[in-house]
Context: one part of a larger RNA
RNA sequence: GAAUGAACGCUGGCGGCGUGCCUAACACAUGCAAGUCGCACGAGAAAUCUCCUGCUAGCAGGAGAGAGUAAAGUGGCGCACGGGUCAGUAACACGUGGGUAAUCUACCUUCGAAUUUGGGAUAACGUCGCGAAAGCGAUGCUAAUACCGGAUAAUAUCUGGAGGGUCAAGGACUUCCAGAUCAAAGGGGGCCUCUACAUGUAAGCUUCUGUUUGAAGAUGAGCCCGCGGGCCAUUAGCUUGUUGGCAGGGUAAAAGCCUACCAAGGCAACGAUGGUUAGCUGGUCUGAGAGGAUGAUCAGCCACACUGGAACUGAGACACGGUCCAGACUCCUACGGGAGGCAGCAGUGAGGAAUCUUGCGCAAUGGGGGAAACCCUGACGCAGCAACGCCGCGUGAGUGAAGAAGGCUUUCGGGUCGUAAAGCUCUGUCAAGUGGGAAGAAACUGUUUUGUGCCAAUACCACAAGACACUGACGGUACCACUGAAGGAAGCACCGGCUAACUCCGUGCCAGCAGCCGCGGUAAUACGGAGGGUGCAAGCGUUAUUC
Numbered sequence: 001g002a003a004u005g006a007a008c009g010c011u012g013g014c015g016g017c018g019u020g021c022c023u024a025a026c027a028c029a030u031g032c033a034a035g036u037c038g039c040a041c042g043a044g045a046a047a048u049c050u051c052c053u054g055c056u057a058g059c060a061g062g063a064g065a066g067a068g069u070a071a072a073g074u075g076g077c078g079c080a081c082g083g084g085u086c087a088g089u090a091a092c093a094c095g096u097g098g099g100u101a102a103u104c105u106a107c108c109u110u111c112g113a114a115u116u117u118g119g120g121a122u123a124a125c126g127u128c129g130c131g132a133a134a135g136c137g138a139u140g141c142u143a144a145u146a147c148c149g150g151a152u153a154a155u156a157u158c159u160g161g162a163g164g165g166u167c168a169a170g171g172a173c174u175u176c177c178a179g180a181u182c183a184a185a186g187g188g189g190g191c192c193u194c195u196a197c198a199u200g201u202a203a204g205c206u207u208c209u210g211u212u213u214g215a216a217g218a219u220g221a222g223c224c225c226g227c228g229g230g231c232c233a234u235u236a237g238c239u240u241g242u243u244g245g246c247a248g249g250g251u252a253a254a255a256g257c258c259u260a261c262c263a264a265g266g267c268a269a270c271g272a273u274g275g276u277u278a279g280c281u282g283g284u285c286u287g288a289g290a291g292g293a294u295g296a297u298c299a300g301c302c303a304c305a306c307u308g309g310a311a312c313u314g315a316g317a318c319a320c321g322g323u324c325c326a327g328a329c330u331c332c333u334a335c336g337g338g339a340g341g342c343a344g345c346a347g348u349g350a351g352g353a354a355u356c357u358u359g360c361g362c363a364a365u366g367g368g369g370g371a372a373a374c375c376c377u378g379a380c381g382c383a384g385c386a387a388c389g390c391c392g393c394g395u396g397a398g399u400g401a402a403g404a405a406g407g408c409u410u411u412c413g414g415g416u417c418g419u420a421a422a423g424c425u426c427u428g429u430c431a432a433g434u435g436g437g438a439a440g441a442a443a444c445u446g447u448u449u450u451g452u453g454c455c456a457a458u459a460c461c462a463c464a465a466g467a468c469a470c471u472g473a474c475g476g477u478a479c480c481a482c483u484g485a486a487g488g489a490a491g492c493a494c495c496g497g498c499u500a501a502c503u504c505c506g507u508g509c510c511a512g513c514a515g516c517c518g519c520g521g522u523a524a525u526a527c528g529g530a531g532g533g534u535g536c537a538a539g540c541g542u543u544a545u546u547c
Base pairs, nucleotide, nucleotide: 001547002546003545004544006543007542008541009540010539013393014392015391016390017389018388019386020385021351026349027348028347030346031345032344035077036076037075040074041073048065049064050063051062052061053060054059055058084304085303094228095227096226097225098224099223100222103221104220108217109216110215111214112213113212114211115210116150117149118148119147125140126139127138128137129136130135156181157180158179159178160177161176162175163174164173186209187208188207189206190205191204195202196201197200230276231275232274237267238266239265242264243263244262245261247259248258249257279301280300281299282298283294284293285292286291306327307326308325309324310323329340330339331338332337357383359382360381361380365379366377367376368375369374396426397425398424399423406417407416408415409414430488433482434481435480436479440474445469446468447467448466449465450464451463452462453461491536492535493534494533495532496517497516498515502531503530504529505528506527512519513518
């Protein structure tokens, strides 16, 4: 000099864009942060309103609407994303480059085939019971795209046989033959062309969507390898599933991944093993560079979710707001037993030098569910607080004298603050006031018309185009105009040398200053005050840390 997620002192006008628990991965009150689908399924309220009847006159009964709505249940998809944190980890965790002939991949895209026939339950609900509660048991009934059989079966899988080229090579790829094995679920709309009754319905037709099974893609993931990036040798030897083989098991998948047997190997001064520290990277800061330091925000990857362990479900987890076990802690209890997990967003306590609102909205972008309308979304978009940072603007401009008053100083003549002020003439940024007021945003969606496709069809459905209607948290915000008015807006540090800037008074080795040299013991430009000056400026200094 540059820099910071900074803090502290003094001071403080506005705006834009960013940033904001670095400490206790300490403990957490409260609210919210993951649901959705009635076009999978069975069932299904109430408040309230209207009407009718009766009478004891505001009550009883009934019907309808509310409503096939709400809440609950079965089932499907999602909950493995998104969001947080950096404790652990010196490791194939990360970065980079390869491999997988050793693998999987829900939803999505493209292409093909199929969607057949049966069965038994169970929740909800009813009844009974136990419990303070959390909740649980018995029994009876019922549905499905829930569950379980049968059929069908290839370009799938497995086995056997024969062949082909590629490859360093093989069991990979590929052609043919034979045998064996494996599947499904329906739902919505429309129609009467076909079929059947029969003249508007269906078990029929058609369409949309789903389901099953393949091939390929896309996306995501698993596994393996080369190389690279801390410190300590005052850590020198380490290792028995250890190193390799064979067989078996296991996994989506190679492998001591696991087991039995056999051999005795394997690693290490090019640093094994041990200890210590640490999430890694793109980047960031600094520097002319080489390098050094660092890993907040943003982005990629890993790891973790009170602590430790385990599996279940699932395409995917050994799962932050799932389950089970153990532990610590907190809470409830009728003392028998239960409940909980903010390193999600806000917020509280504690710790600390120190770090924000228990805000608004799903309007946009993105995500989940749904055919859709739509619902959910503390992701996100916004607003709030903080000079924490960067950037921009302002606190006025011109004129105005032998130079007011006042302060300071003086050799008492004067000098200086100083064109500074006052006064006069202007301007009108920002703040304040009045009025107007967006764009974004906006696309979607709904209704309707037309066209095209589908179809037997003019219906339904899909797509495209036009018209109309509707959707903004921010926000009456940005912005614009007008009025008035110098008014509402300057401080901080320093002035011995380094280092830009000097005098007076007070003090008297005292009080004090200080980054280094050093100042202070009676004329201190170094202490304290004042006047003046210098430097930066809504900041200025100090401290800490890095280059």